This is a predicted structure of a 537-nucleotide part of an RNA (small-subunit ribosomal RNA, 5' domain) from Buchnera aphidicola (Yamatocallis tokyoensis). RNAcentral holds the full RNA, with entries from ENA, Greengenes and SILVA. The organism belongs to Buchnera aphidicola, within Bacteria. It matches the Rfam family "Bacterial small subunit ribosomal RNA".

[in-house]
Context: one part of a larger RNA
RNA sequence: AUUGAACGCUGGCGGCAGGCCUAACACAUGCAAGUCGAGCGGCAACGAAAAGUAGCUUAUGUUACUUUGUCGGCAAGCGGCGAACGGGUGAGUAAAAUCUGGGGAUCUGCCUAAUGAAGGGGGAUAACUACUGGAAACGGUAGCUAAUACCGCAUGAUGUCAAAAGACCAAAGUGGGGGAUUUUUUCACAAAAACCUCACGUCAUUAGAUGAACCCAGAUGAGAUUAGCUAGUAGGUGAGGUAAUGGCUCACCUAGGUUACGAUCUCUAGCUGGUCUGAGAGGAUGACCAGCCACACUGGAACUGAGACACGGUCCAGACUCCUACGGGAGGCAGCAGUGGGGAAUAUUGCACAAUGGGCGGAAGCCUGAUGCAGCCAUGCCGCGUGUGUGAAGAAGGCCUUAGGGUUGUAAAGCACUUUCAACAAGGAGGAAGAUAAUAAAUUUAAUACAUUUAUUAUUUGACAUUACUUGUAGAAGAAGCACCGGCUAACUCCGUGCCAGCAGCCGCGGUAAUACGGAGGGUGCAAGCGUUAAUC
Repeated sequence: AUUGAACGCUGGCGGCAGGCCUAACACAUGCAAGUCGAGCGGCAACGAAAAGUAGCUUAUGUUACUUUGUCGGCAAGCGGCGAACGGGUGAGUAAAAUCUGGGGAUCUGCCUAAUGAAGGGGGAUAACUACUGGAAACGGUAGCUAAUACCGCAUGAUGUCAAAAGACCAAAGUGGGGGAUUUUUUCACAAAAACCUCACGUCAUUAGAUGAACCCAGAUGAGAUUAGCUAGUAGGUGAGGUAAUGGCUCACCUAGGUUACGAUCUCUAGCUGGUCUGAGAGGAUGACCAGCCACACUGGAACUGAGACACGGUCCAGACUCCUACGGGAGGCAGCAGUGGGGAAUAUUGCACAAUGGGCGGAAGCCUGAUGCAGCCAUGCCGCGUGUGUGAAGAAGGCCUUAGGGUUGUAAAGCACUUUCAACAAGGAGGAAGAUAAUAAAUUUAAUACAUUUAUUAUUUGACAUUACUUGUAGAAGAAGCACCGGCUAACUCCGUGCCAGCAGCCGCGGUAAUACGGAGGGUGCAAGCGUUAAUC
């Protein structure tokens, strides 16, 4: 000088930050990942509409009940996207990590740009219904139905495999609007569709961007009281496997490979940007913030998927906890709060999606313990205050005294002022960009529809929040401690004690005049803190 600190005494306010370093110990409870009806069949709940019945009324209202998915919507279900992000922790890992610099044998959902295509069919299945097993968790059988769910056929190249010939591989619609024309239902009105168009999607290919995988070199702790280690081991050929190279795996062949420039073994440890210190070189460190890695009760495994071998998914084994009708089941806070425990020690079972960001959605919007805020803690840094001026009778009291006086001390009182902060009251920005509706213009289009964009107008969105800030009211009013005073080291006297009680970082004090122990007066230093302890330079 510093700290994620703790302890003792003390404590007025604000701003900004930080807050389980120990048991990767166990966890009650709540929340932390959903969303889309503009993919689908439907319709449990809510609302609307229509029809019917009944009552009251009256010249069409109202009340009650029933029916109808017709409409707004929507529980559960199928389907899509997301759940691989975000958040946590540092157990493991001394190299499969990290950092820096290179490399070629790769994949990449959403996004951007471009080219082309979207033809024609099929069979199921959940929901639902019926029956039924089980205490429950959860099922079973039969039947019905839809799709942007699933599967063939067709078409295929700039795609894949091939030297070539050739072979092989795809798709899905939904919603808004519409003047003619056509078809179906209908007496007609009308409705639905073809057709046109817009938006969002679908398929194939190419390029990009982003993300990810792999390889190489160097750097990156300690121990030689660890000197040899290694059989898929080192290399080759062929095959398999992978998105891809490769002993990654396998068959055969060769006998290699590594090591005092420290292999192997053991101990310790996440790495970095950085942080602390120091004139620097270095030393120590890796909390918060940011990048990478690893892990998710312990161990193992794969599935789905563009991406996981997946914290809030699946399966198996294990330990533990819970439920049970004893047959069988359920669980995983190293997410946010919170509990027990451990510990010197570390916070609220808070508010809001208003902002920023993320997921889904065409959008409105929904979700978001990410995030924004608030609460607690002097844990740290910074700022402010606890009054200002005047005031000698140098008051009283205390302490000392050579008894004259000295000191506390302009300190107090008194007088004159001020009102920061706190208190009370009133006003009051900014964080708000957007969103919705109407109108106009432009774009698009066959279209004055729809849709999109821009402009104008109107309405409207704030958790924090009793916000920041400003003004007013009253009154010095509500606000100072801690350590030290022998030397190092700024600051001295008296009393008590008498090698006792005690102090102490080192030297050392204390045995009757102790500036070193305890108290008092006085002083010194820092100050809402001051000391002590621990740790680093």